Molecule: transfer RNA
Organism: Candidatus Levybacteria bacterium RIFCSPHIGHO2_01_FULL_37_17
RNA sequence: CGGGGAGUAGUUUACCGGUAGAAUGCGCGCAUGGGGUGCGUGUGGUCCGGGUUCAAUUCCCGGCUCCCCGA
Numbered sequence: 001c002g003g004g005g006a007g008u009a010g011u012u013u014a015c016c017g018g019u020a021g022a023a024u025g026c027g028c029g030c031a032u033g034g035g036g037u038g039c040g041u042g043u044g045g046u047c048c049g050g051g052u053u054c055a056a057u058u059c060c061c062g063g064c065u066c067c068c069c070g071a
Stems, first nucleotide, its partner, number of pairs: 001070007010024004018054001025043007047063005
């Protein structure tokens, strides 16, 4: 320098035009004499800027970061 892929909750990761789910973590409660552990409940997110659309995490364009391949 060229090509391809990824960016979603504190962490790991689904969904891919119509209110973004799960696990784990964290807070609270219950069970136990206490702990471990289990159960219930709450908490919290679409990398940034534009465009298309009635509606964008999703599609298009540009940017940023990371990974892979080639030179």